[in-house]
RNA sequence: CGCUGGGCGGUCGCGGGCGCGCAUGCGUCCGAGGAAAGUCCGAGCUCCAUAGGGCAGGGUGCCGGUUAACUGCCGGUGGAGGCGACUCCAAGGAAAGUGCAACAGAGAUAGACCGCGAAUUCCCUUCGGGGAACGCAAGGGUGGAAAGGCGAGGUAAGAGCUCACCAGCGACAUGGCGACUUGUCGGCUCUGUAAACCCCACCUGGUGCAAGAUUGAUAGGGGAGCACAUGCGGCGGCCCGUCGCGCUCCCGGGUAAUCGCUGGAGCCCGCAGGCAACUGCGGGCCUAGAUAGAUGGUCGUCCAAGACAGAACUCGGCUUAUAGACG
Numbered sequence: 001c002g003c004u005g006g007g008c009g010g011u012c013g014c015g016g017g018c019g020c021g022c023a024u025g026c027g028u029c030c031g032a033g034g035a036a037a038g039u040c041c042g043a044g045c046u047c048c049a050u051a052g053g054g055c056a057g058g059g060u061g062c063c064g065g066u067u068a069a070c071u072g073c074c075g076g077u078g079g080a081g082g083c084g085a086c087u088c089c090a091a092g093g094a095a096a097g098u099g100c101a102a103c104a105g106a107g108a109u110a111g112a113c114c115g116c117g118a119a120u121u122c123c124c125u126u127c128g129g130g131g132a133a134c135g136c137a138a139g140g141g142u143g144g145a146a147a148g149g150c151g152a153g154g155u156a157a158g159a160g161c162u163c164a165c166c167a168g169c170g171a172c173a174u175g176g177c178g179a180c181u182u183g184u185c186g187g188c189u190c191u192g193u194a195a196a197c198c199c200c201a202c203c204u205g206g207u208g209c210a211a212g213a214u215u216g217a218u219a220g221g222g223g224a225g226c227a228c229a230u231g232c233g234g235c236g237g238c239c240c241g242u243c244g245c246g247c248u249c250c251c252g253g254g255u256a257a258u259c260g261c262u263g264g265a266g267c268c269c270g271c272a273g274g275c276a277a278c279u280g281c282g283g284g285c286c287u288a289g290a291u292a293g294a295u296g297g298u299c300g301u302c303c304a305a306g307a308c309a310g311a312a313c314u315c316g317g318c319u320u321a322u323a324g325a326c327g
Stems, first nucleotide, its partner, number of pairs: 001327002004324001006302007014031007033308001037319002040317005045208001047206002052240004057204005062076005077091001078089004092199002097197002099193003113140002115136003120133005148166002151163003167189001169186005175180001212259003221251006231245005266285008
């Protein structure tokens, strides 16, 4: 890191399905998880709604594949870490623009604190030299970072000034679907930050099972305000567009039933394709549907069974917790 995380039998008790029964009941079958947790993503489904376009907003960010879809998964490229098997990455753009970079330090795209020089000009001179103008950014210091790095030549002293080897950038060519790689040549090269605003590419309605639908019943009750087609209301915000003709609030009355609710992008086995994720074909299986909320007690046995821990519309992921057995 992966996988598993209890099994079998008897007995009493609990929930549901089916069958029988006048009824009480009887028989039979099934009955919590790998995370059911978190609610972080994505969907199925529901309604808004008859159904759209745009702006704003939001999300993702190397390449390819997979999937219903995803910020997931698989494989690769580049980078970082590790002795290694491997692990991790918020991985587009700083030359569109704006902003920020404390302190230290001379100076944070800018400069001379310590220092080096006397080639050129001037002054002084005991003729050894000293000083000023001037030249330098190689040495030292500050710092996370100081006008590519290291070495040699050259120079008054230095500097890509020149050269060799590297890094970066650009051009051309090779290999690759591609990210990118490899090679040749070139001039000499203006910090970092976008997990800051922003730019670029792609995607994107909202709402949520306490969604909603049906039946039944009551009182198709009472009151107030606004508006009335040049208006009002619905479509998350805004515009267009479209639909409808009333909208908002208060008081009172009635219902709490049934459906949604479990046959699924389902599970298992085999074959084929694919590095893999996964896909196709064939065969088999039906495995909770509660709602004051169900599976517990006990005996025996196998035995590692003692942990984390209990469904509430469903599914694909991610994250977190986890005794022990196996690999």